[in-house]
Context: one part of a larger RNA
């Protein structure tokens, strides 16, 4: 000097309390462990692994197994040699691949040859998703957006060190003030950056009868740029203003004005340095292994199993509800091998045909809960939808192992969940519905987007976890 203490003291955080919704119990969908297999690739494992890599396993991808098959190799250079390149067809075989077979003679040339393909040969090398993440880069988690981490030159000390940075207030902050052997400086904090709230100002193929006219009543024309929106520029908040407390100070609490008030919400941003945390399988990389195989093709299968265990979720258990029928009101996105309107077929899922649109124009598009009237009346039910039989539809060379999505029957468990446990302080929680990336199909996940919208917070004693000061310590 650090670390620790069931030492002390201040101090903070959905940490507890105060609520509100869960989750543990059910069915199901997902992930892991276990077990099983010829193989269920391989990583990840307290918080910080478990809907995690994987933004999307039928074939592919696939890295696993089985079989059949290559061996200078599917890729890259270099040496010889040979031929244009490339191309119809058929036979064999699960295919890779083999074997005949047809067309074809191309570009530049200084006429030797060259250039770019292919083919054969020979070895130099290619090639490893093979190992080690405790040899590494380089990306990330995690304490933690916690408020800390350090230096230079002075001083004190015999040194390791210490001061500074501690004290007094204060703050979200080592924020800022005061004092002070320290007196500055750096990396953090904050601000600068996006983005949402309000207003001006340009701007007019989105809005608008605002005021006018036409009207097939549709911003639907003609027309206007005010008003909504977009989208580029400013303006605005700074403890500036008034009073009060406070060392006259830093700040603090109330007030005006203001769309907005003390960091106005929201993000982007992660000191120093923990953890030999993760990641050789994103790539890259040193060292070790393999080299007719630990490489490389193919077809099938497997990553989807299922006595059982944990996570994390979506749907219930209903009457603040189910089902019918009517009716309103968005954000955000996406869209040419692409979105598809009308009409028309089919109960549907979809099919036919096909307008418009590289899109504020067209389309995906009918939000959804709400509201408005019927019905059910407390019941394993008109709740709840697994499971299972049948008929289909679409993707896509192929839905058998292994898709989605309709329809017609079938209706399991479940009637509010033990000990325990998880999340949220506001436009949040809750709950409603939309849309997007991945993608031929294929989310109850992910990652955005709006609709409607609560309740509590005495307090800081305890239970986590962190910061400052100080104390003991046989720790280092």
């Nucleotide at each position: 000097u650090g670390a620790c203490g069931g030492g002390g003291g201040c101090c903070c955080g959905c940490a507890c309390a105060a609520g509100c919704g869960g989750u543990g119990g059910a069915g199901c969908a997902u992930g892991u462990g276990g077990u099983u297999u010829a193989a269920u690739u391989c990583g990840a494992u307290g918080c910080a692994a478990c809907g995690c890599g994987a933004a999307g396993a039928a074939c592919c991808u696939u890295a696993c197994c089985u079989a059949c098959c290559c061996u200078u190799g599917a890729c890259a250079u270099c040496g010889a040699g040979a031929g244009a390149a490339c191309u119809u067809g058929g036979c064999a075989g699960a295919g890779a691949u083999g074997c005949c077979u047809u067309g074809g003679u191309g570009c530049c040339u200084u006429c030797g040859g060259g250039a770019g393909c292919u083919c054969u040969c020979a070895g130099a090398c290619a090639g490893g998703u093979g190992c080690u993440g405790c040899a590494u880069g380089g990306c990330u988690g995690u304490c933690g957006u916690c408020a800390g981490c350090u230096c230079g030159u002075g001083u004190u000390g015999u040194g390791a060190a210490a001061u500074g940075u501690u004290g007094g207030g204060u703050u979200a902050a080592g924020u800022c003030c005061c004092g002070u052997a320290a007196c500055g400086a750096g990396c953090g904090c904050a601000a600068c950056c996006c983005u949402u709230g309000u207003c001006c100002c340009u701007a007019u193929u989105u809005g608008c009868c605002a005021g006018c006219g036409a009207u097939u009543c549709g911003g639907u024309c003609g027309g206007g740029a005010a008003c909504u929106c977009u989208a580029g520029g400013g303006a605005g908040a700074c403890u500036g203003c008034c009073g009060g407390u406070g060392a006259c100070a830093a700040a603090c609490c109330g007030g005006a004005g203001g769309a907005a008030g003390g960091u106005g919400g929201g993000g982007a941003c992660g000191a120093c340095g923990u953890c030999a945390a993760g990641u050789c399988a994103u790539c890259a990389u040193g060292g070790c292994c393999c080299u007719u195989a630990c490489g490389g093709g193919u077809a099938g299968g497997g990553c989807u199993a299922c006595a059982c265990a944990c996570g994390u979720g979506c749907u219930a258990c209903a009457a603040u509800g189910g089902u019918c029928g009517g009716u309103a009101c968005a954000a955000a996105g996406g869209g040419u091998u692409g979105c598809g309107a009308a009409c028309u077929c089919g109960c549907g899922a979809g099919g036919g045909u096909a307008a418009g649109c590289c899109a504020a124009u067209c389309c995906c598009g009918g939000a959804a809960a709400g509201c408005c009237g019927a019905u059910c009346u407390c019941a394993g039910u008109c709740c709840g939808g697994a499971u299972c039989g049948g008929a289909g539809u679409c993707u896509g060379c192929a839905a058998c192992u292994c898709g989605a999505c309709u329809c017609c029957g079938u209706g399991a468990a479940g009637u509010c969940g033990g000990a325990a446990u998880c999340g949220c302080u506001a436009g949040u929680a809750a709950u409603c519905g939309u849309g997007a990336a991945u993608c031929a199909g294929a989310a109850u996940g992910u990652c955005a987007c709006g609709g409607u919208g609560a309740a509590u917070a005495c307090g800081u004693u305890c239970c986590c976890g962190g910061g400052c000061c100080u104390u003991g310590u046989a720790c280092a």